Model confidence (mean pLDDT): 85 of 100. Transfer RNA from a Candidatus Pacearchaeota archaeon, 74 nucleotides, folded computationally. Rfam family: tRNA. Rfam describes the family as follows. Transfer RNA (tRNA) molecules are approximately 80 nucleotides in length. The sequence is in RNAcentral, with records from ENA.
[in-house]
RNA sequence: GAGGCUGUAGCGCAGCCAGGUAGCGCAUCGCUCUGAUAAGGCGGGGGUCCUGGGUUCAAAUCCCAGCAGCCUCA
Numbered sequence: 001g002a003g004g005c006u007g008u009a010g011c012g013c014a015g016c017c018a019g020g021u022a023g024c025g026c027a028u029c030g031c032u033c034u035g036a037u038a039a040g041g042c043g044g045g046g047g048u049c050c051u052g053g054g055u056u057c058a059a060a061u062c063c064c065a066g067c068a069g070c071c072u073c074a
Base pairs, nucleotide, nucleotide: 001073002072003071004070005069006068007067010026011025012024013023020057028044029043030042031041032040050066051065052064053063054062
């Protein structure tokens, strides 16, 4: 220098192809259960979806540019 993949909740990820109310697991908090703890059961909170711009009635999703990480080639 060229190409590819990835970026979404505290952590690990799905959703993107085919636009239409942002989800799952773990963690955390409350309740329940127990003599007590753990495990189990029920429920709650937590996200400007990497950044900026564009298209659209509507963008995590499509388009452009950039940033960061990883990989391949030179």
Lineage of the source: Archaea > Nanobdellati > Candidatus Pacearchaeota.